A computed fold for a 248-nucleotide part of an RNA from a metagenome, annotated as large-subunit ribosomal RNA, domain VI. Its mean pLDDT, the model's own confidence on a scale to 100, is 85. The RNAcentral record of the full RNA draws on SILVA.
[in-house]
Context: one part of a larger RNA
Order: sequence, then C1' cells, then structure tokens
RNA sequence: UGCAGGAAGUCUGAAGGGAAGAGUGAAAUAGUACGAGAGGAACUUUCACUCGGCGCCUCUGGUCGAUCGGUUGUCUGACAAGGCAUUGCCGAGCAGCUACGCGCCAAGAGAUAAAAGCUGAAAGCAUCUAAGCUUGAAACUUACCCCAAAAAGAGACUUCAUUAAAGACACGGAUAGAAGAUCCGGUUGAUAGGAUCGGGAUGUACGCACGAAGGAAACGACGUGUUCAGUCCGCGAUUACUAACUGU
Repeated sequence: UGCAGGAAGUCUGAAGGGAAGAGUGAAAUAGUACGAGAGGAACUUUCACUCGGCGCCUCUGGUCGAUCGGUUGUCUGACAAGGCAUUGCCGAGCAGCUACGCGCCAAGAGAUAAAAGCUGAAAGCAUCUAAGCUUGAAACUUACCCCAAAAAGAGACUUCAUUAAAGACACGGAUAGAAGAUCCGGUUGAUAGGAUCGGGAUGUACGCACGAAGGAAACGACGUGUUCAGUCCGCGAUUACUAACUGU
C1' cells in the first nucleotide's frame, strides 16, 4: 500500500516447515509351537537402556569478579574500617545460567509398492486379472507439533463509535530485549524503589569482661562469654512512604 467506511478483540486453516523420532537388550509368552533327539522360535504385552529432539532447574553436580568469612605484603600514625597486589590468594556460596540432573517425544486411519490371495472368463480345463473383490511397508496422504488471511477466491464471528473510536509519544517496568520490537502497569494502582516480615548465604562482628605460654611492669598470639551473632540478598509476601504527570 492492498483487502470498497474506520477500529479493537477472538477464531477458521488453504499453503508451508519438522526426523521428532531412531535403535538395542531383558522378562513373560515358553523350554511352548516345531523336532526321534540334540536343540529351539514368534505374534503380543511389560520393563530397562543408548543416540537424537524439545523444554525445565524441585533434586544431584558445575559455575556464580552479587555476598560472607580466613589470611599474606604494603599504605591510610595506632585500633576499628578500608585501598592496591590476576577477584592478591584461599574457604563457602543463594538467585541466575547450566549437565553430569529432571520431564516429554504413542497408537491409529486411508490409498498403495513388491508380494499373498478370493471369485473368474477370454481358452467348457487351468489361471491373483481381463470385469470385480480381500490383504499388504520406516516410503505416500493423514494423524502429532510449529507457523499461517498478502489464501488477489485477500475469509469468519463478536463488539465499539458516528465525532468520536482507536493508536502512538512520553512515564513506572519485565515473563521481553543489541537498537527497534514484544509484554505488563499507570492512583478505581502493588509497576519499580523503599520499609516491615518471611526465606536464604556466610559462620559467631565491633566493643567490653574473664582466661592465656610468659614478662619486674607495660603488654601479650590466642581462647571463652555477651552472640544461631554481625554483615549481605538480583527471592517471596504485606504496606502507597517515594516515583508512574491535571502531560503531548
């Protein structure tokens, strides 16, 4: 831009895409059918595993330069609290991201190929074929998943308004994200931040008191108590305290 008025929402599904599945083993069938015996199946059902695909993070593990703790050298006069040294090095680590972890990934139907047949003439017989009919494969068409009204045969339904309907910018954001876009919210509000509580990480803070090998004393690594402390949180709930404009 088109779809013979405009707009919003919900659909149908022509066409298109996919490998979304591909294998293996075991048990039952069954020591059965078969076979003199020796041996020894299958249809079907169930279970498990491997590879591949899609998704997820409850568990297990990895990572986690958010965070917490230990510690070395040096600097800020000392303590405390910190800076720098590959995140200085080391221990642990939630959320997130992940695999080594977890979940799912049938069957069936139709028409057929090779093939197997039924009835059956041409050709009084025979013959699966000439007329007719029945089976039959991971291939084909479906089924399943994705996308899809620009499918020009341009679809359908519901609703709104007739000067408003609707959309956009701007604003608070995330189930989204390179930018656009997408999605949510905007006071009739929990959208983000804050606060409170919960949950979680680390592992018991500073200060003070007592003890401590010693030391004349000053002091003293360290230990115990105060203290499941202190510090921190990309998580959840509650709460309008702050910010979502009397905006264009």